Molecule: small-subunit ribosomal RNA
Organism: Candidatus Darwinibacter acetoxidans
RNA sequence: GCAUCCUUGAACCUAGUGGCGGACGGGUGAGUAACACGUGAGCAACCUACCUUUAACUGGGGAAUAACAUUGGGAAACCAGUGCUAAUACCGCAUAAAAUCCUCUAGUGGCAUCACUUAAGGAUCAAAGGAGCAAUCCGGUUUUAGAUGGGCUCGCGUCCGAUUAGUUAGUUGGUAAGGUAACGGCUUACCAAGACCGCGAUCGGUAGCCGGACUGAGAGGUCGAACGGCCACAUUGGGACUGAGACACGGCCCAGACUCCUACGGGAGGCAGCAGUGGGGAAUAUUGGGCAAUGGGCGCAAGCCUGACCCAGCAAUGCCGCGUGAACGAUGAAGGUCUUCGGAUUGUAAACUUCUUUUAGUGGGGACGAAGAAUGUGACGGUACCUACUGAAUAAGCCCCGGCUAAAUACGUGCCAGCAGCCGCGGUAAUACGUAUGGGGCAAGCGUUAUCCGGAUUUACUGGGUGUAAAGGGCGCGUAGGCGGGCUUGCAAGUCGGAUGUGAAAUACCAUGGCUUAACUUUGGUCUUGCAUCCGAAACUGUAGGUCUUGAGUGUCAGAGAGGAAAGUGGAAUUCCUAGUGGAGCGGUAAAAUGCGUAGAGAUUAGGAGGAACACCGGUGGCGAAGGCGACUUUCUGGCUGACAACUGACGCUGAGGCGCGAAAGCGUGGGGAGCAAACAGGAUUAGAUACCCUGGUAGUCCACGCCGUAAACGAUGAUUACUAGGUGUAGGGGGUAUCGACUCCCUCUGUGCCGCAGUUAACGCAUUAAGUAAUCCACCUGGGGAGUACGGCCGCAAGGUUAAAACUCAAAGGAAUUGACGGGGGCCCGCACAAGCAGUGGAGUAUGUGGUUUAAUUCGAGGCAACGCGAAGAACCUUACCAGGGCUUGACAUCCUCUGACAACCCUAGAGAUAGGGCUUUUCUACGGAACAGAGUGACAGGUGGUGCAUGGUUGUCGUCAGCUCGUGUCGUGAGAUGUUCGGUUAAGUCCGGCAACGAGCGCAACCCUUAUGGUCAGUUACUAACAGGUAAAGCUGAGGACUCUGGCAAGACUGCCGUUAACAAAACGGAGGAAGGUGAGGAUGACGUCAAAUCAUCAUGCCCCUUACGUCCUGGGCUACACACGUACUACAAUGGCAAGAACAGAGGGCAGCUACACAGCGAUGUGAUGCGAAUCCCAAAAUCUUGUCCCAGUUCAGAUUGCAGGCUGCAACUCGCCUGCAUGAAGCAGGAAUUGCUAGUAAUGGCAGGUCAGCAUACUGCCGUGAAUACGUUCCCGGGCCUUGUACACACCGCCCGUCACACCAUGAAAGCGGCCAAUACCCGAAGCCGGUAGUCUAACUACGGAGGACGCCGUCUAAGGUAGGGGUCGUAAUUGGGGUGAAGUCGUAACAAGGUAGCCGUAUCGGAAGGUGCGGCUG
Repeated sequence: GCAUCCUUGAACCUAGUGGCGGACGGGUGAGUAACACGUGAGCAACCUACCUUUAACUGGGGAAUAACAUUGGGAAACCAGUGCUAAUACCGCAUAAAAUCCUCUAGUGGCAUCACUUAAGGAUCAAAGGAGCAAUCCGGUUUUAGAUGGGCUCGCGUCCGAUUAGUUAGUUGGUAAGGUAACGGCUUACCAAGACCGCGAUCGGUAGCCGGACUGAGAGGUCGAACGGCCACAUUGGGACUGAGACACGGCCCAGACUCCUACGGGAGGCAGCAGUGGGGAAUAUUGGGCAAUGGGCGCAAGCCUGACCCAGCAAUGCCGCGUGAACGAUGAAGGUCUUCGGAUUGUAAACUUCUUUUAGUGGGGACGAAGAAUGUGACGGUACCUACUGAAUAAGCCCCGGCUAAAUACGUGCCAGCAGCCGCGGUAAUACGUAUGGGGCAAGCGUUAUCCGGAUUUACUGGGUGUAAAGGGCGCGUAGGCGGGCUUGCAAGUCGGAUGUGAAAUACCAUGGCUUAACUUUGGUCUUGCAUCCGAAACUGUAGGUCUUGAGUGUCAGAGAGGAAAGUGGAAUUCCUAGUGGAGCGGUAAAAUGCGUAGAGAUUAGGAGGAACACCGGUGGCGAAGGCGACUUUCUGGCUGACAACUGACGCUGAGGCGCGAAAGCGUGGGGAGCAAACAGGAUUAGAUACCCUGGUAGUCCACGCCGUAAACGAUGAUUACUAGGUGUAGGGGGUAUCGACUCCCUCUGUGCCGCAGUUAACGCAUUAAGUAAUCCACCUGGGGAGUACGGCCGCAAGGUUAAAACUCAAAGGAAUUGACGGGGGCCCGCACAAGCAGUGGAGUAUGUGGUUUAAUUCGAGGCAACGCGAAGAACCUUACCAGGGCUUGACAUCCUCUGACAACCCUAGAGAUAGGGCUUUUCUACGGAACAGAGUGACAGGUGGUGCAUGGUUGUCGUCAGCUCGUGUCGUGAGAUGUUCGGUUAAGUCCGGCAACGAGCGCAACCCUUAUGGUCAGUUACUAACAGGUAAAGCUGAGGACUCUGGCAAGACUGCCGUUAACAAAACGGAGGAAGGUGAGGAUGACGUCAAAUCAUCAUGCCCCUUACGUCCUGGGCUACACACGUACUACAAUGGCAAGAACAGAGGGCAGCUACACAGCGAUGUGAUGCGAAUCCCAAAAUCUUGUCCCAGUUCAGAUUGCAGGCUGCAACUCGCCUGCAUGAAGCAGGAAUUGCUAGUAAUGGCAGGUCAGCAUACUGCCGUGAAUACGUUCCCGGGCCUUGUACACACCGCCCGUCACACCAUGAAAGCGGCCAAUACCCGAAGCCGGUAGUCUAACUACGGAGGACGCCGUCUAAGGUAGGGGUCGUAAUUGGGGUGAAGUCGUAACAAGGUAGCCGUAUCGGAAGGUGCGGCUG
């Protein structure tokens, strides 16, 4: 020095004994509708460890037992036996009062049970020591008071459902005992029969409660996360033990479910602690650091424990603050987007230049939080903060842009895709979808979704309503309740004032302080609207007493009445029966038929039977609560009104429940039954006719008794009271005046009507009979449908009534009024609308257009009137858009650019032609810059009769030449709107007159314009010709004339101007005069605001879309011309008022040179040939019906002319498809037109021809012209159309509207349903763990006694009892074959119920019938 062993001591670790704490802290909200919570009281009925405080004590003994050792069992958990030992562990004894109890004295207090203080006596119950050398400190026992924390009791407050109305046996109370910390049916025994409930018991559902949070002007409404207080719970259920405190989250026992371990015997477990895992879900974090701070437990202390807590991490989850740069910068860059192609916008935005450095980054420094002094102690954290550096460097998204609602354009899409909070958007020009650009909003966020409040006075306390919008009970009596007249006295419950206590803190508000600011936070104040106690006031309400008469009632005397009940009586009428007369119909309807009748109806006369109802009076008259009540008389009976002022003295009003009454229909029993009449039958009507109409006819209608309990039971208006201009009827009474009396007049009460002011109402309207102004009470409403339905309850014999939802579905349903439109509503008026006439169409043939069909194509458009002889004023080619075939591709046509200088024409060839090839020929002007023309090339482009008339312009049709349509100002109305514009007259007219809250004006009407009718004047050529002259075969042919006709300029004329009558002294109408014309003379042009998405993209123009070697363009041929058929519009006819033949007249308006053509000739003729005049008042086209004469003689003809054949002519490149004309021949239907339908009122219809445009040719069409030339109109009932006023309306796309129900189909939710399944609570019984309590004495037993024993433990038994089981019901949910209705749905079927007089007025209740809406009967309502 090292190692090991022994002894003693210290520190530390650990098991055990002992003490204290694990009942705090932390979590969660399952249960709970309750003294659970909130608030305020109470305990004289209680407990409280640790802490503070008062008084006192701490003496002396005893027996054990863990640990430990050892033995044994078990897989384990763990257990058992034996042995040893300590204590502040355990047990006796002593001491004992101010503690407790008993006996009892004296006092005080209390609402009471009683409590407190006090004298005396008696009984009972204590203790523990430890540390230190010591002082002393920490303990222990009994006790006083306090503090803290609890326990119990009570007042008040605390969700929804009555489709939950009765609940309760320890239930309610008492006595006694037990039990508890303590009161108590808390428990037990006995006694009584109570207790709760419409002020909502019981039951069911839902829910932790509060301070507070969100919202709201507030009152309220909704919520109960975080923080704080209370409660409850700890895997589910039950139980006790220990303890000061638990029936105990991280303790125990038992039962159930689940998980784990196992050696199968048995054991273990409980995150609603902090993290974390799984699952579920749209969705919610780290298995972090530290006890440094604050706090808790234990400990003398050091200290230990503490997922409480302090921090950090994750998440834009919220609130707050900051940044992502600032200044300058126009060429307004580029790019993007739009575009009117000019530009605009993005946009000072960017770039560029000059700055700054928060934040992010890096370096340096660096805390407070740590406590009275010193030392020590920091998880956060090298964090906050300070400082230096670099560099615009590291940092912007989301939603929206149709309106609400700030912000728009393009493209794409094409009722698709999609959007959408509501309205709604999208079907080819989408500010609404998608994208882009631009813009708007918010911003580290933005938008959506969900929920709550607000707006929402849309549950209305503040702060709503009920005649018609939803809503007054069908009506009364009356209970509870609510409300209630004048004066006065008391009280003080409500009420008002003051004070005290409480209303925790936090939150909220105000003011401060601290973090750079703010969020956040500190301090102080306010607030906490409430509750309790005390004091006061006495007006009002209340309450007790007194009093009054006006509310209410009684009384006396009068009065009116279809008020009610019963009995009796009466006449008229219907029907039936009998008898007479009589003899063919009656009856019924729009018209008929069924029915009745020669077996004698109907009609009429007489007699009789029977039932029902009561004419006239009779009246917005009367009575009644309503329903309702109608001949007369009697009996019984209710109410009302007036006068009087005798009596009572507020006795009143309303009225949830309740009770009663309650039309018609219907039901039961028994009668009755004339008429009427659901059902039913028959006849009609009809598409049908389960109807309306007719003939019959049963229930029923009537009576008695009993049900039903509903109606548009309506004034769609609850009852009562008071007040608030009037006027005028009517019913009943009273008073006054006047009078002899009555009538009259005035006042008044009650009832019942009308008009009307204020007021009110959304308006209509109401208006002393309120829907006005107020008060009280009751009932009822809260979008439409589903639905007054289902389920449940109650009532009913039934029919059914009453009470009364939800799912689902829609964005409306509804009221009043307005403007229109409409009506099988009304009034007035007009129109060739009807009527009166004439001529037609519809029948025939032909022409033409359309449909249909056909076709390669039959191009397209037009479609009731208002398409159909229409676009088309003229399709052989062309036109032409269609079809077939052949060609072209910057094109048949336009502009621009480049190049060339020809091209074209003419001729020949090929071809169906377009075209191709060849031949011939070959530019023009010029200021020399170029231009024109032609060809070639290139690409921009051309082109489209392709689509959309529902994208458009323009144009047109139509109502309709109908008389209307509007405006300004004013006035009325909340308004839409009205007025004017309606009304009385009048007119063709909104034309004019008069009146009028209207006054004016505009577009329309009329007039102005054109034509025509009259005379005048002027002018006369190509027109005319009276006089004069000439002249011809004839002729205004010529001179001449300007008279006539005529032409065409100008003025005139006609205006109800004049007269009369009527009317209103008007407008005007009628008649008349004059006049050529008379009442807009006749005709035309002229078409208001608007309607029809009327027509046209094919006249033209045009947006968008589409085609681009074709949907463009050229050419040939074809087609538009087809043809079983149907329709429209015309022509020609059917004949004698005619046809034919011959002869003889008379127009107007037009056209004419690539034209009209005289005349002559030829031809039977179309026409041709020759030829003349005329660019036209000059020439030509150029009349027919008519008239005269003859013939035909009523026939399918001498009617009619289709069709066809032959022969010709004309136009034209060309008449085949597919023109017109002529001649000859042929000679069809048709003999006057069914139903139906058209035009026309005077120079019209009808009839006759003529001309023109188009056009080479082609006219039965169209547009014009003249000739001949009628009939009829009483009138407005009816048909059609229109205008004005009014009325109804459920229509407004406007009656071609709207709309109801069945049936069929699809989907959705729901009711019923044989059943099936789950859950819940209770009841009865069985079984019954653990455990407390009780009993017992079988076993065992250290402390005391030790003689029994006492006490204890185990065992056994019992009461209670969780779970479990059995049973029958109850409730609730789900599901189910089938079935019922309901809702929704695109264009299904059947009808037509409703809205108009909805074609039968509608609706309500009820009964019955029917495919369905619905029909019918009875009663009711007017909406």